[in-house]
c-di-GMP-I riboswitch aptamer from a soil metagenome, 92 nucleotides, folded computationally. Its mean pLDDT, the model's own confidence on a scale to 100, is 84. RNAcentral holds the sequence, with entries from MGnify. Rfam family: c-di-GMP-I riboswitch aptamer. From the family's description: GEMM was predicted in a large-scale screen for bacterial structured RNA regulatory elements. Rfam links the family to the GO term cyclic-di-GMP binding.

RNA sequence: AAAUGGUAAAUUAUUCCGAAAGGGUGGGGCACAAAGCCAAGUGCCUAAGGGGAAAACGAAAUAGACUAACCUAUGGUCGACCGGUUGCCGAA
Numbered sequence: 001a002a003a004u005g006g007u008a009a010a011u012u013a014u015u016c017c018g019a020a021a022g023g024g025u026g027g028g029g030c031a032c033a034a035a036g037c038c039a040a041g042u043g044c045c046u047a048a049g050g051g052g053a054a055a056a057c058g059a060a061a062u063a064g065a066c067u068a069a070c071c072u073a074u075g076g077u078c079g080a081c082c083g084g085u086u087g088c089c090g091a092a
Stems, first nucleotide, its partner, number of pairs: 006032002011027004016023002030079001036085003041081002043077003049072003057064001
């Protein structure tokens, strides 16, 4: 470069799972030589749970409780990078 094949983007359906992000399954096919697998390092996404004011209530602050913004991964993403690992063909 070919060849046998493979995967499956956007999107769509779903009385499936999930708090969500996202995942599963069917259709679909943008692309991919690892766009197979692994959540290790980093990044990105989400915030259930946890943290977190004031006002009001209150005899009561340095009580109590609620809780906005916001913070947080233990959740997710390998078709984010990188790393590990497995793998098809063979004209050059």